[in-house]
Context: one part of a larger RNA
RNA sequence: AGACGGGGACCCACACAAGCGGUGGAGCAUGGGGUUUAAUUCGAUGAUAAGCGGAGCACCUCACCUAGGUUUGACAUCCCGAGAACUUCCUAGAAAUAGGAAAGUGCUGCAAGGAACUCGGUGACAGGUGGUGCACGGUCGUCGUCAGCUCGUGCCUUGAGGUGUACUGUUAAGUCAGCAAACGAGCGCAACCCACAUCCUAUGUUGUUUUUUCAUGGGAGACUGCCGCCUCCAAGGCGGAGGAAGGUGUGGAUGACGUCAGAUCUGCGUGUCCCUUAUACCUAGGGCAACACCCGUGCUACAAUGGCCGGUAACAAAGGGCAGCCAACCCGCGAGGGGGAGCCAAUCCCAUCAAAAUCGGUCUCAGUUCGGAUUGAAGUCUGCAACUCGACUUCAUGAAGUUGGAAUCGCUAGUAACCGUGAAUCAGCUAUGUCACGGUGAAUAUGUUCCUGGGUCUUGUACU
Repeated sequence: AGACGGGGACCCACACAAGCGGUGGAGCAUGGGGUUUAAUUCGAUGAUAAGCGGAGCACCUCACCUAGGUUUGACAUCCCGAGAACUUCCUAGAAAUAGGAAAGUGCUGCAAGGAACUCGGUGACAGGUGGUGCACGGUCGUCGUCAGCUCGUGCCUUGAGGUGUACUGUUAAGUCAGCAAACGAGCGCAACCCACAUCCUAUGUUGUUUUUUCAUGGGAGACUGCCGCCUCCAAGGCGGAGGAAGGUGUGGAUGACGUCAGAUCUGCGUGUCCCUUAUACCUAGGGCAACACCCGUGCUACAAUGGCCGGUAACAAAGGGCAGCCAACCCGCGAGGGGGAGCCAAUCCCAUCAAAAUCGGUCUCAGUUCGGAUUGAAGUCUGCAACUCGACUUCAUGAAGUUGGAAUCGCUAGUAACCGUGAAUCAGCUAUGUCACGGUGAAUAUGUUCCUGGGUCUUGUACU
């Protein structure tokens, strides 16, 4: 100087408390461990792994396994030889591939030849999701959006080092003020950036009945500016006025010096080591989907604040659309099929865009008109192809479950909770996931003793 303390003082945070809703019990979905397997590819493992890489595992993806094949190679550059390219067909085969046949000559150049492409050969080389994240770059997680981390000169000390950065107030803040052997400065804080909330103004088709709303630009507005009280009458705090908004308005982006030899060589790049008739490459099939069990994250429930049926064109926001979104109309109980209008979209479509809501009716506390797992049958769609292993529809079937032990998680306001909508990926889908969008809309905290984490100062130490 640190680190640590079941030492002290002060302070903060959904840290506790006060509340609301969950998880832990059930069924299912999904990920992980384990086990099994020819293979169940690999990585991630307290917080900081486990609906994570995977914003889409039938083939492909694919790295794994089995089998069949190739060896200058699926891909790049160079050299030599032949043929333009290309297209079609036959045979063997699971295909990759191998063998054979037909057809056919283009562009440039006077010619030789050249360009592009294909086949054969030669070796230099290609190739590797093979190892090492404890060789690295880049990127990311975490402490933590915590208020800290440092430097120049000066001063103090034999020195490591200290001071500055301490103290007193104050703040969300090393924020600001006062004092002070310090005076200044840098990276952080804050502000500058974006969105939302109010008003003014310009323009306006596809939007608008006029006024509005809306869309796209440009501005105004909030600064403790004004008033009162408190305080060293400093910084600031409390209350009030005006105001759409008040003391950081709300949300986002933004993550200091560093820590964890944290994560990633399987995104990418890359040193080095290793493989080179194989650890490379092609193909078919299988596997990543197994299942005594255990764990994480979720969805659906256990019902009456509810289930079912009907009415009210009830009422949104934000997105996407040409190998696309797909209207009207017709067929089908339905998934869907036919159909073909419109739309490269403020125009048309997904989508009359919602669902909770609301108004009637019924059920009357039951394993039920709750709940929907599981299973049988019949179908629809995507796609070469739904057996392993897709989604959806209809009919039938109708399991566990009556609110969940110890324990444990999230959340302070348009938040929690409940309700639906969209998108990425994508042929289709395992989405109950993720990311966004709106609708309805609470309760509680005026406290810091305790638990957890953190900050400043101080104290002890046999630790560094």
Annotation
RNAcentral holds the full RNA, with entries from ENA. This is a predicted structure of a 464-nucleotide part of an RNA (small-subunit ribosomal RNA, 3' major domain) from an uncultured prokaryote. Its Rfam family is "Bacterial small subunit ribosomal RNA". Gene Ontology terms of the family: structural constituent of ribosome and ribosome.